Background: The prediction has a mean pLDDT of 81. Transfer RNA from a Candidatus Aenigmatarchaeota archaeon, 75 nucleotides, folded computationally. Its Rfam family is "tRNA". Rfam's curators write: Transfer RNA (tRNA) molecules are approximately 80 nucleotides in length. Rfam links the family to the GO term triplet codon-amino acid adaptor activity.

[in-house]
RNA sequence: GGGGCAGUAGUAUAGCUUGGUCUAGUACUCCAGCUUGGGGUGCUGGCAACCCGAGUUCAAAUCUCGGCUGCCCCA
Numbered sequence: 001g002g003g004g005c006a007g008u009a010g011u012a013u014a015g016c017u018u019g020g021u022c023u024a025g026u027a028c029u030c031c032a033g034c035u036u037g038g039g040g041u042g043c044u045g046g047c048a049a050c051c052c053g054a055g056u057u058c059a060a061a062u063c064u065c066g067g068c069u070g071c072c073c074c075a
Stems, first nucleotide, its partner, number of pairs: 001074007010028004020058001030046005051067005
């Protein structure tokens, strides 16, 4: 220098090719309550996220473009 993949809560991950009835799901963590003499376990509830910008569209995590970061391949 060329090409490919990925970026979603504190952590991990699904959703993206089929845009919409999802105010973004799941697990762990965290907080509160119940349970217990107390703790743990278990049960119930809650908090918390789409890398940044622009565009397309009635509507974008999802499509397009640019940027940033990381990983891989070629030279």